[in-house]
Context: one part of a larger RNA
RNA sequence: GGCACAUGGUGGAUGCCUUGGCGUCAGGAGGCGAUGAAGGGCGUAGGAGCCUGCGAUAAGCUUCGGGGAGCUGGCAAGCAAGCGAUGAUCCGGAGAUGCCCGAAUGGGGAAACCCGGCUGCGGUAAUGCGCAGUCACCGCGCGAGCGGGGCUAACGUGGGGAACUGAAACAUCUAAGUACCCAUAGGAAAGGAAAUCAAACGAGACUCCCUGAGUAGUGGCGAGCGAAAGGGGAACAGCCCAAACCGAAUCAGUUCGCUGGUUCGGGGUUGUAGGACCGACACAACGGUAUGGUGAGUGCUAGUGGAAUCACCUGGAAAGGUGAGGCAGAGAGGGUGACACCCCCGUACACGAAAGCGCGAGCUGGCCAGUCGGAUUCCUGAGUACCUUGGGGCACGAGAAACCCCGGGGGAAUCUGGGAGGACCACCUUCCAAGGCUAAGUACUACCUGACGACCGAUAGUGAACAAGUACCGUGAGGGAAAGGUGAAAAGUUCCCCGAGAGGGAAGUGAAAUAGACCCUGAAACCGUGUGCCUACAAACAGUGGGAGCCGCAAGGUGACCGCGUACCUUUUGCAUAAUGAGUCAGCGAGUUGCGUGUCGUAGCAAGGUUAAGCCGCGAGGUGGAGCCGUAGGGAAACCGAGUCUGAACAGGGCGAUGAGUUACGGCAUGCAGACCCGAAACCAGGUGAGCUACCCAUGGCCAGGCUGAAGCGUUGGUAAAACUUCGUGGAGGGCCGAACUCACAAAUGUUGAAAAAUUUGGGGAUGAGCUGUGGGUAGGAGUGAAAGGCUAAUCAAACCUGGAGAUAGCUGGUUCUCCCCGAAAUGCAUUGAGGUGCAGCGUCGGGUGGUCACCGCUGGAGGUAGAGCACUGAAAGGGCUAGGGGGCGCGAGCCUACCAAACCCUAUCAAACUCCGAAUUCCGGUGAGUGCAGCCCGGCAGUGAGACGGCGGGUGAUAAGAUUCGUCGUCGAGAGGGAAAGAGCCCAGACUGCCAGCUAAGGCCCCCAAGUGAGUGCUAAGUGGUCAAGGAAGUGGGAAGUCUUAAACAAUCAGGAAGUUGGCUUAGAAGCAGCCACCCUUUAAAGAAAGCGUAAUAGCUCACUGAUCGAGACUUCCUGCGCCGUAAAUAUAACGGGGCUCAAGCACUCCGCCGAAGCUGCAGAUUUCCUUCGGGAAGUGGUAGGGGAGCGUUCCAAUUGCAGAGAAGCGAGCCCGCAAGGGACUUGUGGAGCGAUUGGAAGUGAGAAUGCUGACGUGAGUAGCGAUAAAACGGGUGAAAAACCCGUUCGCCGAAAGCCCAAGGGUUCCUGUCCAAGGAUCAUCCGGGCAGGGUUAGUCGGCCCCUAAGGUGUAGCCGAAAGGCGAAGCUGAUGGGAAGCGGGUCAAUAUUCCCGCACCACCGAUACGGAGCAGAGCAGGGACGGAGAAGGGUAGGUCAGCCAGGCGAUGGUAGUCCUGGUGCAAGCCUGUAGGAGGUCCCCGUAGGAACAAAACGCGGGGAUAACGCCGAGAGGUGAUGCCGAGGCUUUCGGGCCACAAGUGAUUGAUCCCAGGCUUCCAAGAAAAGCUGCGUUCUGUGUUGAAGUAUUGGUGACCGUACCCGAAACCGACCCAGGUGGGCAGGUGGAGAACACCAAGGCGCUU
Repeated sequence: GGCACAUGGUGGAUGCCUUGGCGUCAGGAGGCGAUGAAGGGCGUAGGAGCCUGCGAUAAGCUUCGGGGAGCUGGCAAGCAAGCGAUGAUCCGGAGAUGCCCGAAUGGGGAAACCCGGCUGCGGUAAUGCGCAGUCACCGCGCGAGCGGGGCUAACGUGGGGAACUGAAACAUCUAAGUACCCAUAGGAAAGGAAAUCAAACGAGACUCCCUGAGUAGUGGCGAGCGAAAGGGGAACAGCCCAAACCGAAUCAGUUCGCUGGUUCGGGGUUGUAGGACCGACACAACGGUAUGGUGAGUGCUAGUGGAAUCACCUGGAAAGGUGAGGCAGAGAGGGUGACACCCCCGUACACGAAAGCGCGAGCUGGCCAGUCGGAUUCCUGAGUACCUUGGGGCACGAGAAACCCCGGGGGAAUCUGGGAGGACCACCUUCCAAGGCUAAGUACUACCUGACGACCGAUAGUGAACAAGUACCGUGAGGGAAAGGUGAAAAGUUCCCCGAGAGGGAAGUGAAAUAGACCCUGAAACCGUGUGCCUACAAACAGUGGGAGCCGCAAGGUGACCGCGUACCUUUUGCAUAAUGAGUCAGCGAGUUGCGUGUCGUAGCAAGGUUAAGCCGCGAGGUGGAGCCGUAGGGAAACCGAGUCUGAACAGGGCGAUGAGUUACGGCAUGCAGACCCGAAACCAGGUGAGCUACCCAUGGCCAGGCUGAAGCGUUGGUAAAACUUCGUGGAGGGCCGAACUCACAAAUGUUGAAAAAUUUGGGGAUGAGCUGUGGGUAGGAGUGAAAGGCUAAUCAAACCUGGAGAUAGCUGGUUCUCCCCGAAAUGCAUUGAGGUGCAGCGUCGGGUGGUCACCGCUGGAGGUAGAGCACUGAAAGGGCUAGGGGGCGCGAGCCUACCAAACCCUAUCAAACUCCGAAUUCCGGUGAGUGCAGCCCGGCAGUGAGACGGCGGGUGAUAAGAUUCGUCGUCGAGAGGGAAAGAGCCCAGACUGCCAGCUAAGGCCCCCAAGUGAGUGCUAAGUGGUCAAGGAAGUGGGAAGUCUUAAACAAUCAGGAAGUUGGCUUAGAAGCAGCCACCCUUUAAAGAAAGCGUAAUAGCUCACUGAUCGAGACUUCCUGCGCCGUAAAUAUAACGGGGCUCAAGCACUCCGCCGAAGCUGCAGAUUUCCUUCGGGAAGUGGUAGGGGAGCGUUCCAAUUGCAGAGAAGCGAGCCCGCAAGGGACUUGUGGAGCGAUUGGAAGUGAGAAUGCUGACGUGAGUAGCGAUAAAACGGGUGAAAAACCCGUUCGCCGAAAGCCCAAGGGUUCCUGUCCAAGGAUCAUCCGGGCAGGGUUAGUCGGCCCCUAAGGUGUAGCCGAAAGGCGAAGCUGAUGGGAAGCGGGUCAAUAUUCCCGCACCACCGAUACGGAGCAGAGCAGGGACGGAGAAGGGUAGGUCAGCCAGGCGAUGGUAGUCCUGGUGCAAGCCUGUAGGAGGUCCCCGUAGGAACAAAACGCGGGGAUAACGCCGAGAGGUGAUGCCGAGGCUUUCGGGCCACAAGUGAUUGAUCCCAGGCUUCCAAGAAAAGCUGCGUUCUGUGUUGAAGUAUUGGUGACCGUACCCGAAACCGACCCAGGUGGGCAGGUGGAGAACACCAAGGCGCUU
């Protein structure tokens, strides 16, 4: 380490449970709100929080009822303090109170805040202050007054109105008048009383349901869309105006007769026309009623009564069991220590209201409301009907398009009139528009009450069973969780022990504590502990077959060693694949439902079958015949009809007729619906965003220091004058260098970062088109853009959020239990088709038919391939013959020709698109006592339409491809087994199951490895076998032919190899051997005028050839078996599977035997189909897609029947049964309350995969890392414990910061005590952590307040379908303008706030003086403004000296020109300096403001006068006889106490002040109020005393104030190397705010 068993941990599945959900039914209610809603904020209890209640009268107050003993709401106990029979708490009715926000309404506003006016009251001397009431706008109304506004789930009507999608693309069309936006109403809404339908018959408002009917129609006549009449039902209800005519009032006119208008009253209301008008008659009753009163009764809002049981047993407990009873108008349900009719609450039934509310019979008021006749004068809805044009709605898309509605343009009639009847016209029929109202039947449910469920039971059911729309995320719109269970009862573990604690042990409670609060059960992953066996030279899909040993009483456990053996899913021609998916486990997770259609099955009835809506009924059910299907077809139709159509036809032919349907349920399939589940990128609608960023607007702020030296000016020279020029002055510049600031060019680092863009080192700009704060504006096909498709909240070629929405997805993935039978395809045709689909083919199931099918034999036919051939068509070699041509010769005739060549002949050939021929196979028939059991037809349901390799026949290609494409067969696909080492497609062979039986196939038999070291004959020597070609070779075996050979061959050795002659020629030479010609002759046994080497040429050496020696075969060519060379590659032999093999274990042939598979056989068993003489028999049973059949299991329901505290379910383990899914009324442990069986029924019904979802737990791994390398060390303290806490001493770091102070933002982080689980990247005694307590003090600081900018809002007004958009005035709105405080001290924590001292501002009074104005509106002035530059005067600050206090040395010097420390102080008041600016006054005129005004002001002109006032830092004086101040004493080390020394001068010197100044430049640089002046006009006020002055006394509310603020407290998810506006600015060196080192101060960065 493995396996097993046992025992634990972790974890929270399973079972059981339910307070919560979901759905349905019935009833109620259908609104609330200016009498202040809905919804909130903040409060409120004796004690903190959340929920509930309530509102400063605050878990409540008053009263009327109910009720009757306890009570002070819940989490949530305890304590404290109280209340209650004088009736509390509690329940109900009515009332009171009801802070602030919100329509929000006095004005404003950033909701819960700020600021008012008026009236009354309180209070003050008065102002300030407090309380109550009241004050918005709009509509109507003369007015008093009434109403509106906002909220709310669905339903309604109207105004606007998409897109995805479907059409397999898309534009008309569809989706759809849907989603959404807007307006607005009601309990319902809308509609509604025929200018309607209908059809020659008639109906009689509207609405809703069923039907008609998927019909008529409509429609790129595509996809689709889709009526109406009529019939059956629900419910029923009809009315009122306008006008004619009459009258009244009023107005106008009037010729005074009246006429006209307006308002009101009467009258009148319709189509077989009616009414007015005239005449006549009535003036009443019945009835109805939608409007009012009264109201018997009844219901709701609290309640009351309400039957009947005991004992024993088991048990912790009885309701269980047993025994004996009882009640029932009550045996619904819940609770009680297990299962209760009789224990409790209830239930059936009966009863009940002071008060409020609802319904409501009856009665009653009002209204309906006069009738008839005559006559034909009047009336009967006008920019209307209608026409035209452009649209929309009607089922109806412009169509033949009627009808209805709207926009534009035209524009009637008047009852002898008008509309409609689907173009239009006529006839006929029917109705009467251009005014209005109208219940019921219908739709919906946020809310209240009751009931129910073949609904869920904590990953389910609402998102939410629990402090859930919470925590949390986001700027925002918006998004949005997780999380239930001790026990009957807390009886929730006293005490003791260990431990710092946490926790544990023991004891106790309890039925149980492995029920101990992380608490019922407690599975699995995962992690331990103990025991047995095994394991450290041995390899692997981890199992399976065999199996020794060991352990154990046994069951059983383990298992050395041997054989065999490459997971699962998906997708594929094909996967161990190194192709996809899964870390593991648990739970969840996908063909459903409705309607329609088809088919099969079952059941009912049957020439018939059946109802729908509705009605009745508690229900079961009954009723309901409208309608549908069938019963008759044919035809385009008229039409005819067992026929009909075609046709001239009585012909022929087509389609029919000789009868089975229909309803319901179930299976399967299909259409419409999301339709098996998950998945886009996108499109559209309405909203949310400019706290990021882009640009713009308004108002503020910032830029150390140094350099350069433009114009202008002055000056020198110069000129007639200029120009020009010198020196100076001057201080320009998208100027230069360079910090802050800003940007982001380079490199490195970083890349699970310190950081979702940074760091380090360099870099660019840095007075400008500069940077930056605050407030604002512009937005989604839109903004903004010095332009990159950049940016618009870490998102941009169209943001984000929600909705349409379950968009669509011919695409990918996934799709869950078992067994049985059969079993494909990867082809054809078509396709905007090619990875999709339709039809056919092939599969399956049911029915029908019956020898139709296949094979084989025989037999009859078809055909043009293979082959062959050359007869055709072509190709084509040689030869012959020979026209023609070329060439040559010839004067010519003509001749020649080894040239070209037709036709013809001979020989030899070739062809997919040649055939005089022509098979095999194939195909079509016939036949058979043959073999097989197929075939065909109809109907239901599919899948397949990517194929792969091998053999054969071809094409393409290169007679390449594991290529491609056809035909044909096989296998794989969908096929296991044996062989080929290993291998989808090759060889053998088709697996129902079992067997430790037998025989074989391919292939094998030396060992691995079953079977022959088998037999015989040869071959191979190459490890050939156990890779390859051309080509090469005396390898070797066999064969054939030929030649030589005892007359001596072949080879070897010895010898010869000669002469003419150096042949001739050529040549310098050429002698056998450079070359040319010839190649003879002789001697010979033989010897070339020479086959090589060689020489300058000779020479020389060989050869041919000959003899000798030797002594028997030798040589050549061809055919053939087996070998050899040719033959070089990359990790490692690696080209026999290995070992190894040589008369073989190689190769060839022959023979015998054996092995060898899931084949065949035997035995046993299962199952399917067929046959059967019922005994049995026969043939089958591989299988993907797919078809068919039969079952198992889960949850719930019904009936029946059972189990259970003597122990249900669940969970752990074992055993047994079934072919399997599974089962067990088998045994145990755990568990502690429910659960089965049978027969049916209904489904949220079965999990391993979907980069599935949720949770838990692994692996990685004790690994990376612990977030700036500014740095620590020691001693002491505390403590259980100290590297990190506290104190001390050293050391180190920052110091234009890493110090100090503000704004924003945060929101208690501040201070003290205490604690250390968690948080802190480690520790922790510490903390920005937990708990508790404490802390923020203002007339002057800031806000509020007054004022205005951009902008916002907005009465009036303008515009717009609605929503809404603009908008002069006004209001609002700071980042700007506007009154006033300084110094010191003090707390643990605040201070310009408290205290001390000294001040100032505004307002109000009193007292005194004063004696006519004053205030507001108004008009003026002022406020009031840019950039840059330069100089001056100051101050802050610094330094030095002096002065004061102390010191005199650890080591040489140090009484000195020595060392150390200190040497400080405000506002205010007085004074008015440096300096600055202005002139001032008077007179005259005056288009300005100015609209109905004046003055002052402004402007212009003239005159007089140099006085004057104004502004103004600082200094000085005062403030201050004060404070501070080194130090000393003391201490509990935190502090406390004491007294006070010096406190002067010089120098330097700002970026601060004078300064809103000065100079200069062009780009020409807010507004308003406070304030001042005028004021003869207007308003108010004032002699009952205004303004003003002096003294004095009062008032000054409200909000912020702690703490962090370059950061551990803000923005960045973090205690994050990032980001963040303003102010202060010491020393030395230095130009400097650079840089370096230091001060004050702060730190050493939490390993």